Molecule: small-subunit ribosomal RNA
Organism: uncultured bacterium
């Protein structure tokens, strides 16, 4: 699109069509086939007449019977069936046809019955015996009869494709019939023709499976014979061995078939609901009977299953007709109305039957058509819903105001369908319905699915990997346009979706109209059967082909043209269409048969030529290897290092001889030969194949090849030989966390030969063969010929065949191929359809077995498997190169105390944050209280704090007092002033708001770490390339540098680099207060110069580059030296607790105020660190010399007190002016290797200082106490020169507190050979299955779970033959007795016929033993997926 649907939500109106797809399950009850008195005897009810009441008699009529026609039609279904069942086209010379048309002749003259009816009997019924009467268009004889049927004369004539048909003729033999009616009439009977309906035959045509390959014994034919309306093995006897099949027999499996419906541009696909044609089929199985027709839905018999009824003796039943129950299903109606119309049966009609029809009824099931209003209406109303709070948005929508009036509601009016019949009257289910007219009223009438991309159509808030969505990709883990709702939007609308199925997209089975190198997918390879194609001339046929014409192709469907229902759906009516078949008549170019030719394909012959082609049989030397012998001696071998093995019983080395196998070095080559596998000393014999030049010969004898057949490495398997070396298994010795392995050291099949299996391969050019046909260059094998040479050799042209490389058109998704195509064409086979399951299982075939055959699936599972290429990252690939990255050095850390941070464990609390490098002396440039965010506890509520509004206040601060741990409460006072008012302040009250270090750094900005001061990271245009994307940026040099030159499909530019800016080193000016007495300047500020590879000389350079090495000057030399300065981007790196800032949470509390406490705890473990372990040390003593900086609530000179910290007095200093103010080093003395006169930690005790306050928890002095600790285990960090180490000093925060941070200077070294390894890093390049990218990816067991599914001892079912017993009706055949109205018969009896009884065939049921095939099945196997 589409539907016979179904499900979910919704639902006004009509037309018009549909409507058990499933259990051919089971059926209650009605109704679906009668009808005919003009065939017969009759007459039960009724009506009229009559009665002696017993009748009787009539006319409509008519129940039950004889008969006759119908009942085989009409109606259901779709089991069954793969079949001449069905569709098309033919045959019947092998046939049949009741009623109906026509035509022709006819209808004569007899009889015996029986049913109803009466009498009777059995039996619950159903149903039935017996006797008795009787009719007929029931039945039975005779006569007659043809153009009738059968036969004779092997009769004539004519015909045909054959049996044979047709038409006369003669004889002989056989068959006919009803009536009825006043008349017309309507029947009967026997022949022809005709309609019409069938029977039976045959070509051609439509389904799946080869894991069904072989199927058949009435099978195939024949011959008699039976049968039947007909032909036939359709039956039987016989007789003979056929008959099907890969053009798919037999089997399996599924199914009615077709006009046609769907869908597709069409081809084709699926389908066969409603309508129409055929078949087939009626409870299941069989079977005749009647009949023109039946094996016969509403007949019979019989067998079975199953309901009913019974009186238990026995009966009855068949809804797949229309209703309808039940049950099954997702799921399908009324137990309606009418014969008014078509129709149909019967009748002479009239009529009667008709659940066929016609019509309603249900069901939005489906098509089609109306509606639910129309116009005006903005301060753009209220609501909602969003917001950036201005506003947007529902939205002319509403409300208002005007206007209509389909449908539906209400009155009235009210049809066509009626022709027909009938003398008239009259006759409509639908239906009081369409349709007309009137009324009142906007008045009764909308939803559904969608809104992430595909796909029209976006926000809000709830949810928070939870509920949930999902068609595929995917959404959903605290801002979800993907859930759920809600506001708005899109789409369709009486309907939307949503499922299920078919086509369609799908060129994704490709005939139209694909493909096989790398994606699936060339068969190992040759040969060759069938097939399939096939060179070039001529004749012939007309089988394909083509034309015309004829029939046929059924109606309805479709197209299209009109036409009718207001329109449409629908319906009518005409044409096209029907693409097929069949005849006939024509061409005859091309295929194709037959016939002849001919020579370009094939092939023969002839003459060369190369060659590891093949098979035998023989041989040859080198080596290892063992044996015997010699020399010789202690080690031989082996490996990364070893060791297991060998060796003093003499190895290994060396030499001489033997033995034996196996394989052939050098030549040797992208060299040769073979179909492939494959082929390698050398000789000999057999033997394929191929080239190469002439040039005679057959004359299409060609190519391909489904099955088939041969050949087919290695390795394996039999038998039987052989066995040096190599060497699975296997042992041993190493490696190793193991090491069933790599390496070692032995060694067994096996490698070798015969003979015979095996038949695979990365059997590969991953590229089937065969012809043609399309630019080149270059090599290399093998022939031929020219050139050139006296001859050969060499060279160099042409040519044919073979075999590389490069490379042009085309080709190809790229790669790549490219006269050896993967290019253009042609013919022929192979083979492929997403990935796994799986080359597995059954199953078949072939093997000795191992397995093989590709012969092969299927459940189940995924949203991919893949191929090419491109950017990246990555790599125990490769190239170049960097950096304190190793190395080469110092000194350290890791072990002790302690100090500080962390983890952890504890805590009321021990607030948070920071986690590899890049979190841990990190945020803290200082935790006592404060900070402070955290515990406890006590208060506060518009609020510590900020805007604004309202209301009301002698009321605020301050000072005193009481309470109180404070906070806070309560209370008195104070100031000013003339009162009052106002403003402004304050306090209360209120209302909006304040406030939050609550959360969320993965919702942010903003800083910051980090690769990385690494040297990269981009961009325009251009140009390659389908595309990603390349290319510039790569190379070639150089640099610290993408830093410069050079070169180049590139040209240029941008952010990075360097410079430019800041300290410093020399200088030179200029100012100088404090510096000096003072000139003066080493000193301070300021500002200039100076340093460019400039200069020399070398290297390098295409041509002079870029640059480097060296020297010279110079303070200083190759960016001097140190700062600042961080590209593009990683890390969801870090921080919501610096601040900022969406979103969410708290609002008498997550806010705010106050005291305490905690952040300082401590079995521990980690990090930054300080101080040590001494003598290059410690102590004491002396004297001498920085520097950045700092300072007035301050630094504090000098004095004094105190042992000291420090206090007190008290200069100077708003500092180049005054202070802070040095240590090591050095001199000089003690210490003497001791846990010490090393260490200092712990602890006691007494002080000092800060400060509201040093108890938790400050810092320093004194004394006294001295603890681990003797240089530090794997491990690990810093540093390349004023550097590291040692030293000490300043500041910042700060009342106080430094062991930390930042800063200053003092003293002052030791190494770098180099660049393999370690880590990082940078540029090319290479591979990849990697791309949240190697912290990737990913394989495999084994545990668990869930799912399918093979094998299984079996077990329990279907299903279709067989073979045997048995055998129901019924045909048929026989048939003794039995039995009988018609015809014969002087009556016995015949003839015929019945019942019985027998046979053959049966249905079904039973026995068996096999084939199919499907559940289960202990176990057991591998899958798949979590």
């Nucleotide at each position: 699109g589409a539907c016979g649907a179904a499900c979910g939500c919704u639902g006004g109106c009509g037309g018009c069509g549909u409507g058990c797809u499933u259990a051919a399950c089971a059926c209650a009850u009605g109704c679906a086939g009668g009808u005919c008195g003009a065939g017969c005897g009759g007459u039960a009810a009724g009506g009229c007449c009559u009665u002696u009441c017993g009748g009787g008699g009539u006319a409509c009529a008519c129940g039950a019977g004889c008969g006759g026609c119908g009942a085989a039609c009409g109606g259901g279904u779709g089991a069954g069936u793969a079949a001449c069942a069905c569709g098309u086209g033919g045959g019947u010379g092998a046939c049949c046809u009741g009623c109906c048309c026509u035509u022709c002749a006819c209808u004569c003259u007899g009889g015996g019955a029986u049913a109803a009816g009466c009498c009777u009997g059995g039996g619950a019924a159903a149903c039935u015996g017996g006797g008795u009467c009787u009719a007929a268009u029931a039945c039975c004889g005779g006569a007659u009869a043809u153009u009738c049927a059968c036969u004779u004369c092997u009769g004539c004539c004519c015909u045909g494709c054959a049996u044979g048909g047709g038409g006369u003729g003669u004889g002989g033999u056989g068959g006919a019939a009803a009536g009825u009616u006043u008349u017309u009439u309507c029947g009967g009977u026997g022949g022809g023709g005709g309609a019409u309906g069938g029977g039976c035959c045959c070509g051609c045509g439509g389904c799946c499976u080869a894991u069904c390959a072989g199927c058949u014994u009435g099978u195939u034919g024949g011959u008699g014979g039976g049968g039947u309306g007909a032909u036939g093995g359709c039956c039987u006897a016989c007789c003979a061995a056929g008959g099907c099949g890969a053009c798919g027999a037999c089997g399996g499996g599924u199914a009615g078939c077709c006009g046609g419906c769907c869908u597709g541009a069409g081809a084709g696909g699926g389908c066969g609901a409603c309508c129409g044609g055929c078949c087939a089929c009626a409870c299941u199985g069989g079977g005749a009977c009647u009949g023109a027709g039946a094996c016969a839905c509403g007949g019979c018999c019989c067998a079975g299953a199953c309901u009913c009824c019974u009186a238990c003796g026995g009966g009855a039943g068949g809804c797949a007709g229309c209703a309808g129950u039940g049950g099954g299903g997702a799921a399908u109606a009324u137990u309606g109305c009418g014969c008014a119309a078509u129709g149909g049966g019967c009748g002479g009609a009239a009529g009667c039957c008709u659940g066929a029809c016609g019509c309603a009824g249900c069901g939005a099931c489906g098509c089609c058509g109306c509606g639910u209003g129309g116009g005006g209406g903005a301060u753009g109303a209220c609501g909602g819903c969003c917001u950036u709070c201005g506003g947007g948005u529902u939205g002319u929508a509403a409300a208002c105001c005007u206007c209509u009036u389909u449908c539906g509601c209400c009155c009235c009016c009210g049809a066509c369908g009626a022709a027909g019949c009938g003398a008239g009257a009259g006759u409509g289910a639908c239906g009081g319905u369409a349709g007309g007219g009137g009324g009142a009223g906007a008045a009764g009438a909308a939803g559904c699915a969608c809104c992430g991309g595909c796909c029209a159509a976006c926000u809000a808030c709830g949810u928070g990997c939870c509920a949930g969505c999902a068609g595929c990709c995917g959404c959903g883990g605290u801002a979800a346009c993907a859930c759920g709702u809600a506001g708005g939007g899109u789409g369709c609308g009486a309907g939307c979706g949503u499922u299920g199925u078919c086509c369609g997209g799908a060129a994704u089975u490709a005939u139209u109209g694909g493909g096989c190198g790398u994606a699936a997918a060339g068969a190992g390879c040759u040969c060759g059967u069938a097939g399939g194609c096939g060179g070039u001339c001529u004749g012939u046929c007309g089988c394909g082909u083509c034309g015309g014409c004829u029939g046929u192709g059924a109606a309805a469907a479709c197209u299209c043209g009109g036409g009718g229902c207001u329109c449409a759906a629908c319906c009518c009516c005409g044409a096209g269409c029907u693409u097929g078949c069949a005849g006939c008549c024509g061409a005859u170019a091309c295929g194709g048969g037959c016939a002849g030719g001919c020579u370009a394909g094939a092939g023969u012959g002839c003459g060369g030529c190369a060659g590891g082609g093949g098979a035998g049989a023989c041989u040859g030397g080198a080596a290892u290897u063992c044996c015997u012998g010699g020399u010789g001696u202690a080690g031989c071998g082996g490996u990364g290092a070893a060791a297991u093995g060998c060796g003093c019983a003499g190895a290994u080395a060396u030499c001489a001889g033997g033995a034996g196998g196996a394989a052939c070095a050098c030549c040797g080559g992208u060299g040769g030969c073979g179909a492939a596998g494959g082929c390698g000393g050398g000789u000999c014999u057999c033997u394929g194949g191929g080239c190469c030049g002439a040039u005679a010969c057959u004359g299409a004898c060609g190519c391909u090849g489904a099955g088939g057949a041969g050949c087919g490495a290695a390795a394996g398997c039999g038998u039987g030989g052989g066995g040096a070396g190599c060497g699975a298994a296997c042992a041993g010795g190493a490696u190793u966390a193991g090491a069933u392995a790599c390496c070692c050291u032995g060694g067994u099949a096996g490698u070798c030969c015969a003979c015979g299996c095996c038949g695979u391969a990365a059997a590969c050019g991953u590229u089937g063969g065969g012809c043609g046909c399309u630019a080149g260059g270059u090599g290399u094998g093998g022939g031929a010929u020219c050139c050139c040479u006296u001859c050969c050799a060499c060279g160099g042209g042409u040519u044919c065949c073979g075999u590389g490389c490069c490379g042009c058109a085309g080709c190809u998704a790229a790669c790549g191929c490219a006269u050896u195509a993967a290019g253009c064409g042609c013919c022929c086979c192979g083979c492929c359809u997403g990935g796994g399951g799986a080359g597995u299982a059954c199953g078949g075939c072939c093997g000795c077995a191992a397995g093989g055959c590709u012969u092969a699936a299927a459940a189940c599972u995924c949203a991919a498997a893949g191929g090419a290429a491109u950017u990246g990252a990555c790599g125990g690939g490769g190239g170049c190169c960097c950096g304190c990255a190793c190395a080469a050095g110092c000194g350290g850390c890791g072990g002790a105390g302690c100090a500080u941070g962390u983890g952890g464990a504890u805590u009321a609390a021990u607030u948070c944050g920071a986690c590899g490098c890049a979190a841990c002396a990190c945020g803290a440039a200082a935790c006592a209280c404060c900070u402070c965010a955290c515990c406890c506890a006590g208060g506060u509520u518009u609020g510590a704090c900020a805007u604004g509004c309202c209301c009301c206040u002698g009321c605020a601060a301050g000072c005193c007092g009481c309470u109180g741990a404070a906070a806070g409460g309560c209370g008195g006072u104070c100031g000013c002033u003339u009162u009052c008012g106002a403003a402004g302040g304050u306090g209360g009250g209120g209302c909006a708001c304040a406030g939050g270090u609550g959360c969320u750094g993965c919702a942010u900005g903003g800083c910051u770490g980090u690769c990385g001061u690494c040297a990269g990271c981009u961009c325009g245009u251009g140009u390659c390339g389908u595309g990603a994307g390349a290319u510039g940026u790569u190379g070639g040099g150089u640099u610290a540098a993408g830093u410069c030159c050079c070169g180049c499909a590139a040209c240029g530019a941008g952010c990075g680099c360097a410079a430019c800016c800041c300290c410093u080193g020399c200088u030179c000016c200029g100012u100088g207060u404090u510096a000096c007495a003072g000139g003066u300047g080493u000193c301070a500020c300021g500002g200039g110069g100076g340093a460019c590879u400039g200069c020399c000389g070398g290297u390098g350079u295409u041509g002079g580059a870029c640059a480097c090495c060296g020297g010279a000057g110079g303070a200083a030399g190759g960016c001097g030296g140190g700062g600042a300065u961080g590209a593009u981007g990683u890390c969801a790196a870090g921080u919501c607790a610096g601040c900022a800032u969406g979103g969410c949470c708290c609002u008498u509390a997550c806010g705010c105020c106050u005291g305490g406490g905690g952040c300082g705890a401590c079995a521990c473990a980690c990090a930054c660190g300080c101080u040590a372990c001494a003598a290059u040390g410690g102590g004491a003593g002396g004297g001498g010399g920085a520097g950045c900086g700092c300072g007035u609530u301050g630094c504090c000179a000098g004095g004094u007190g105190g042992u000291a910290a420090c206090a007190c007095c008290g200069c100077g200093c708003u500092a180049a002016u005054c202070g802070c103010c040095a240590a090591g080093a050095c001199c000089u003395c003690c210490c003497g290797u001791a846990g010490u006169g090393c260490g200092g930690a712990u602890u006691g005790g007494c002080g000092g200082c800060u400060g509201c306050a040093a108890c938790u928890c400050g810092c320093c002095g004194c004394c006294a106490u001295g603890a681990a600790g003797a240089c530090g285990g794997a491990g690990u960090u810093g540093c390349u020169a004023g550097u590291a180490a040692c030293c000490g000093c300043g500041u910042g925060a700060c009342a106080g507190c430094a062991g930390a941070g930042c800063g200053c200077g003092g003293u002052g070294a030791a190494u770098a050979c180099g660049u393999a390894c370690c880590c990082g890093g940078g540029c090319c390049u290479u591979g990849u299955a990697c791309a949240c990218a190697c912290c990737g990816c990913c394989c495999g067991u084994c545990a668990c779970g869930u799912c399918a599914u093979g094998g299984g001892a079996g077990u329990c079912g279907g299903g279709a033959a067989c073979a045997c017993c048995u055998g129901a009706a019924g045909u048929c055949c026989g048939u003794g007795g039995g039995g009988c109205a018609a015809c014969c018969g002087c009556a016995a009896g015949g003839a015929g016929c019945c019942a019985g009884c027998g046979g053959c065939c049966g249905a079904g049921g039973g026995u068996g033993g096999g084939c199919c095939u499907g559940g289960c099945g202990a176990c057991u196997g591998g899958g798949a997926c979590g």